[in-house]
Context: one part of a larger RNA
RNA sequence: CGUACGAAACCUGAGGGGAUUCCUCCUUAGUACGAAAGGACUUGGAGGGACGCAGCUCUGGUGUUCCAGUUGUCGCGCUAGCGGCACGGCUGGAUAGCUAACUGCGGAAAGGAUAAGCGCUGAAAGCAUCUAAGCGCGAAGCCCGCCCCAAGAUAAGGUUUCGUAGGGCCUUCGGGUCCGAGAGCCCCCUGGAAGACCACCAGGUUGAUAGGCCGGAGGUGUAAGGCGGGUGACCGUCUUAGCUAACCGGUACUAAAGGGCGAACGCUUGGCCACG
Numbered sequence: 001c002g003u004a005c006g007a008a009a010c011c012u013g014a015g016g017g018g019a020u021u022c023c024u025c026c027u028u029a030g031u032a033c034g035a036a037a038g039g040a041c042u043u044g045g046a047g048g049g050a051c052g053c054a055g056c057u058c059u060g061g062u063g064u065u066c067c068a069g070u071u072g073u074c075g076c077g078c079u080a081g082c083g084g085c086a087c088g089g090c091u092g093g094a095u096a097g098c099u100a101a102c103u104g105c106g107g108a109a110a111g112g113a114u115a116a117g118c119g120c121u122g123a124a125a126g127c128a129u130c131u132a133a134g135c136g137c138g139a140a141g142c143c144c145g146c147c148c149c150a151a152g153a154u155a156a157g158g159u160u161u162c163g164u165a166g167g168g169c170c171u172u173c174g175g176g177u178c179c180g181a182g183a184g185c186c187c188c189c190u191g192g193a194a195g196a197c198c199a200c201c202a203g204g205u206u207g208a209u210a211g212g213c214c215g216g217a218g219g220u221g222u223a224a225g226g227c228g229g230g231u232g233a234c235c236g237u238c239u240u241a242g243c244u245a246a247c248c249g250g251u252a253c254u255a256a257a258g259g260g261c262g263a264a265c266g267c268u269u270g271g272c273c274a275c276g
Stems, first nucleotide, its partner, number of pairs: 001152001005163007015149004021049006033038001051106005059100004066093005071086006111143002117137004166179005184261004188204005209255003212251005218244003225238005
């Protein structure tokens, strides 16, 4: 820009893409077959590899600062308590998120038409013959079935819902122009398990969108200070303490000021006035 009024939402599916993999064990059965050695078709069941999709409950990883311990040195006058630097100083843990080695699931079944092949009926050719007419069965393959995209599928599809108020001036009465309402949309703003940008999604005071604050979870592991004990390092107690990121709730305290865009052209049928 188009999809012949403008919008919002939900669909249909022409067409396209993905996937459609392999092995072992048990059973049927040591059966059929075979002199033996050996050893099935088929049936039912179980497990696994690789691959794929999804996820973070579990097992782990990460988690540059969430907690704790600790060395050296410097600083806050000193003690105590803290802070800086030293690879995040080092060490032990660790929420959310992300993640695989972790967890769940998938390949299928069913259907249709077939290939090789196996058949039925059956002539030409009194027989025979799966084929010439006709009919049946039969593959990891084909068409479906499963998952995803999909109406720019320009043959541009469908359904539902919402909407296109009015007024001033000019007019050759066809209309023109200005103001303005208007479904809805955009810009802008607060943000996001969404994201390169854009897009998408949640919100914008009739508000829980983010931050703050409050409560909780989870993490760390019992703060500072006081008291008691010990010559001391230190120990006990108040103390399942103190501190705490992304998690789960709550709460308008802070920030979501505002601005703009935005829709009936043509044809057909009928009625009326009347012949535009």
Large-subunit ribosomal RNA, domain VI from a Planctomycetales bacterium, 276 nucleotides, folded computationally. The sequence was found in a public genome assembly. NCBI's taxonomy places the organism under Bacteria, Pseudomonadati, Planctomycetota, Planctomycetia, Planctomycetales.